RNA sequence: UUUCCUCAUUUAGCGCCAUGAGCCUUAGCUGACCGUAGGCCGGUUUUAAGGAUGACGAGGAGAAGGGUUAUCGAAAAUUCGGCGGACGCCCUUCCGCAUGUUCCGGUGCGAGAUAAGACGGCAAAUAUGCAGGUAACUGCAAAACAAAUACGUCUUAACGGAAGAGG
Numbered sequence: 001u002u003u004c005c006u007c008a009u010u011u012a013g014c015g016c017c018a019u020g021a022g023c024c025u026u027a028g029c030u031g032a033c034c035g036u037a038g039g040c041c042g043g044u045u046u047u048a049a050g051g052a053u054g055a056c057g058a059g060g061a062g063a064a065g066g067g068u069u070a071u072c073g074a075a076a077a078u079u080c081g082g083c084g085g086a087c088g089c090c091c092u093u094c095c096g097c098a099u100g101u102u103c104c105g106g107u108g109c110g111a112g113a114u115a116a117g118a119c120g121g122c123a124a125a126u127a128u129g130c131a132g133g134u135a136a137c138u139g140c141a142a143a144a145c146a147a148a149u150a151c152g153u154c155u156u157a158a159c160g161g162a163a164g165a166g167g
Stems, first nucleotide, its partner, number of pairs: 014084004020080001023051006031045005056073003062094007095110005101163005114157007128141005
C1' cells in the first nucleotide's frame, strides 16, 4: 500500500407491530352464491393456516425542566392504523454571542450565535433494467425532477443609560 473477515460508529420520516382494516398464497377436491348444457372449469364470498407491506428523501441539538397533534417538499398516496422514540415549536431558568470599547438594562439569536425581501444553489422513492419469490413483494444498478432550513451575493432595517477612549 492492497485485499478479505469481524466489531463499533456514521441512523430520528427513525425503530417495531404476536394483535386492527386492506393485500398475497394455500387448504376446506364445495361452506355459500353466480356464470355454464354440464363439470374435478371460471369468478365472488366465507373459514382456517402461512406470508408480504406498513415514511421517499431533504433538514434539524448551548444546558436543565415543563407542555405539545414536531419542519420541508416528492412522478409516493396504506406514507392507513397502533406502540415507542425524536435534534421542531412554545413557556421558565441558567450560560454564551451580536447590538461600534466596557458595564447595566432591553431586544434578537445559539459557538456557522440579528431580522425581512430578492436572486443563486442541494434529494430519494416511484417509473425503468437486472436478480430473487407461485404471488403480495424484496434487493441491487445508473439517470432525471423539489421545497424549507442552513449557505453565497445584493437591498432594507437594526435600543436606552452610564463610563472610558479619540477628534

GlmS glucosamine-6-phosphate activated ribozyme aptamer, 167 nucleotides, folded computationally. Its Rfam family is "glmS glucosamine-6-phosphate activated ribozyme aptamer". Rfam classes the family as a riboswitch. Gene Ontology terms of the family: catalytic activity and regulation of gene expression. The prediction has a mean pLDDT of 75.